[in-house]
Molecule: transfer RNA
Organism: compost metagenome
């Protein structure tokens, strides 16, 4: 400097052919147990790095920026 990938709940991740965001830990109550960090149910939590576009609609196409990473080149 150049090409490439990646960014979604606190944490790892999933989301298909653009249609309104799931899952597993881990958290709150609540059962169960002689008791537990087991085991079972319930519930809360993220509008998807960011700025615009495009479209009736964008986590998902398309630009531009910002951060991480690989590989190349100096």
């Nucleotide at each position: 400097u150049g090409u490439c990938u990646c960014u979604u709940a606190g944490c790892u991740u999933a989301g298909u052919u653009g249609g309104u965001a799931a899952a597993g830990c881990a958290c709150a109550c609540c059962c169960c147990u002689g008791a537990u960090a087991a085991g079972g149910g319930u519930g809360a939590g993220a509008g998807c790095a960011c700025u615009g576009g495009u479209u009736c609609g964008a986590g998902u196409c398309c630009a531009g920026u910002a951060g991480a990473g690989a590989c190349a080149a100096c």